[in-house]
């Protein structure tokens, strides 16, 4: 100089005027966020269930730690990936028991046998070699000749029939390499690798490392299938929940009490004389129980950051020092100067524009997601150059 890995950050700052919101000692004083979003996890807090225990249901699952707790952190162990800084991983059991496995393949789990390979060993069929037996011919004998029979080696060629090297097929084919062996072939044998168990030694521990040990290897795979085994878990949520408490309606208690109701009619008057007057229409004070509206719960709590000790770390400790808004149709705004920051445009002055995601509503630890543009540290690799 490229190229990358991990991490800590920042998110404009200082006024001014006019405003809103909360307190106030009426002088001021405070007033979004790193995620306030998602509402995905764990609590606090409240209210329901008389306690309490178990079934199903759900959920998490590799060690140890940290925590109030948690599915979060942090610190290792294993697998995977990257030369490498690092990065990912729902990562208990499959020698408990059902189950699964598309397509391709000959096979998908107490193996099999398409292609090759082989063909030892049996059938059967060809052909070659030496020769045996039996008959018949020739010939004085040795012997030769033709025919048939059987069987022995050898070559081959189908079949049965062995094999699982090799090739094909799949995500996955019953340990890898080589050597021997063998008709070919195979842990059949045998040496290193691996694997399983036993033992040693180190590590709380997941695991790690070792062995002249034992065992030819038996136990493939999937549990994000059922299930099995370890933990955990009632619901419902600040629109929990408590409190005060109108107006109209109803409800009870106690007193008055026919003045009354209905029907005709647009109203009054009036008319019927149907109802009621013990079983009470109307009326008045009382009580209580819900509404609307208040008020509280509301914000200092396992709090947040700095420093000081402990700890590799998450945390932990601390009469240390500083910070924390509280609406409720629901505030946290708008205008401007002034510096800085990015972009055009210009030689300068200096003009123009631009500045993300988002936005409290019970509080509190995590997660995830979203985010223009900036700033810092440490650390791999490769190339140069001293």
């Nucleotide at each position: 100089g490229g190229a990358g890995c991990g991490g800590a950050c920042c998110g404009g700052a200082g006024g001014a005027u006019c405003g809103c919101c909360a307190c106030u000692u009426c002088g001021g004083u405070g007033g979004a966020g790193g995620a306030a979003a998602g509402u995905c996890c764990g609590a606090a807090c409240u209210c329901c269930u008389a306690c309490g225990g178990g079934c199903a249901g759900c959920a998490g699952g590799c060690u140890g730690g940290c925590u109030a707790a948690c599915g979060g952190c942090c610190a290792g162990g294993c697998g995977c990936g990257g030369c490498g800084a690092c990065g990912c991983g729902a990562c208990g059991g499959a020698a408990a028991g059902u189950g699964c496995a598309a397509c391709a393949g000959a096979a998908a789990a107490c193996a099999a046998a398409c292609c090759g390979c082989c063909g030892a060993u049996c059938a059967c069929g060809a052909u070659g070699u030496a020769g045996g037996g039996c008959g018949g011919g020739c010939u004085u004998c040795a012997g030769c000749c033709c025919g048939c029979c059987a069987g022995a080696c050898g070559u081959u060629g189908u079949g049965a029939g062995g094999u699982a090297a090799g090739g094909g097929u799949g995500a996955a084919a019953c340990g890898g390499u080589g050597c021997g062996g063998u008709a070919a072939g195979a842990g059949c044998g045998c040496a290193c690798c691996g694997c399983g168990u036993c033992c040693c030694g180190c590590g709380u521990g997941a695991g790690c490392g070792g062995g002249u040990a034992c065992g030819g290897c038996a136990c493939g795979g999937c549990a994000a299938a059922c299930c099995c085994c370890c933990u955990g878990c009632g619901g419902a949520g600040c629109a929990a929940g408590a409190c005060c408490a109108a107006a109209u309606a109803g409800g009870g208690a106690c007193g008055c009490g026919a003045u009354g109701g209905a029907a005709c009619c647009g109203c009054c008057c009036g008319u019927u004389u149907c109802c009621g007057u013990u079983c009470g229409a109307g009326u008045g004070u009382c009580c209580g129980g819900g509404u609307a509206g208040g008020u509280u719960g509301c914000u200092c709590g396992a709090c947040c950051g700095c420093c000081g000790c402990g700890g590799c770390a998450a945390c932990g400790c601390g009469a240390g020092c500083g910070g924390c808004a509280g609406a409720u149709g629901a505030a946290u705004g708008a205008u401007u100067c002034u510096c800085a920051c990015c972009c055009u445009c210009g030689c300068a002055a200096g003009a123009g524009g631009g500045a993300a995601c988002a936005g409290a509503a019970u509080u509190c630890g995590g997660c995830u997601u979203a985010a223009a543009g900036g700033u810092c540290c440490g650390c791999u690799c490769c190339a140069c150059g001293c």